[in-house]
A computed fold for a 72-nucleotide RNA from a bacterium, annotated as transfer RNA. Rfam family: tRNA. By type it is a transfer RNA. The prediction has a mean pLDDT of 83.
């Protein structure tokens, strides 16, 4: 240096252009228990950053940034 691949709540992951962006674990509050623990309701919590292209973009495209692969 060149190719390719990845980036969504704290974490782990789901969404094949129609979003009000879903699960789980973890957290928090209540319930239940003498009390914890398990169990139950509830809730907060994210789409790496700038442009494009579409009525509409996590989703298609261009860059950057950062990580990983091969390859010289």
């Nucleotide at each position: 240096g060149g190719u390719c691949c990845c980036a969504u709540c704290g974490u782990c992951u789901a969404a094949u252009g129609g979003c009000u962006a879903g699960g789980a674990c973890a957290u928090g509050u209540c319930c239940c228990u003498u009390u914890c623990a398990c169990g139950g309701a509830c809730a907060a919590a994210a789409u790496a950053c700038g442009g494009g292209u579409c009525c509409g973009a996590u989703u298609c495209c261009c860059g950057u940034u950062g990580g990983g692969a091969c390859u010289a």